[in-house]
């Protein structure tokens, strides 16, 4: 200097067919124990990396752009 890949709850991570944003694991409360731990029952948590564009509608298309991480030079 060129190219590919990732960026989504704390945390790892799926949404690949454009229309309800979710799973695990952690957290909060009850409950069961003398107690923990284990178990049961609830319940909360997103700027889908940022900016901007297309569409009735964007996490999903498109352009730019930041950060990783590999590859070539």
């Nucleotide at each position: 200097g060129g190219a590919a890949g990732c960026u989504u709850a704390g945390c790892u991570c799926a949404g690949u067919u454009g229309g309800g944003a979710g799973a695990g694991c952690g957290c909060g409360c009850c409950c069961u124990u003398c107690a923990c731990a284990g178990g049961g029952g609830u319940g909360a948590u997103g700027u889908c990396g940022c900016a901007g564009g297309u569409u009735c509608a964007a996490g999903u298309c498109c352009u730019g752009u930041a950060g990783u991480u590999u590859c070539c030079a």
A computed fold for a 73-nucleotide RNA from an Erysipelotrichaceae bacterium, annotated as transfer RNA. Rfam family: tRNA. Rfam classes the family as a transfer RNA. Rfam links the family to the GO term triplet codon-amino acid adaptor activity. Its mean pLDDT, the model's own confidence on a scale to 100, is 80.